[in-house]
RNA sequence: GGGCCGGUAGAUCAGUGGCAGAUCGCUUCCUUCGCAAGGAAGAGGCCCGGGGUUCAAAUCCCCGCCGGUCCA
Numbered sequence: 001g002g003g004c005c006g007g008u009a010g011a012u013c014a015g016u017g018g019c020a021g022a023u024c025g026c027u028u029c030c031u032u033c034g035c036a037a038g039g040a041a042g043a044g045g046c047c048c049g050g051g052g053u054u055c056a057a058a059u060c061c062c063c064g065c066c067g068g069u070c071c072a
Stems, first nucleotide, its partner, number of pairs: 001071007010024004018055001026042005048064005
């Protein structure tokens, strides 16, 4: 330098055009003498940045940034 894959909640990841979700973690409550486990409820993400297409973009296209991997 080139090819490919990826960047979404604190963590690990879904979501492939039309309410942004799961699990773990966190908070509150129930249960316990107390802790753990269990049960219930809740908070938390303008989806890496910019532009384009579209009535509508996390999703499609372009340019960049970052990470991984392969080739040179």
RNAcentral holds the sequence, with entries from ENA and Rfam.
A computed fold for a 72-nucleotide RNA from Halapricum salinum, annotated as transfer RNA.
RNAcentral records the identical sequence in 5 taxa.
The source organism's lineage runs through Archaea, Methanobacteriota, Halobacteria, Haloarculaceae and Halapricum.
The coordinates come from a structure-prediction model, not an experiment, and the mean pLDDT is 83.
Rfam family: tRNA. Its family is annotated with triplet codon-amino acid adaptor activity in the Gene Ontology.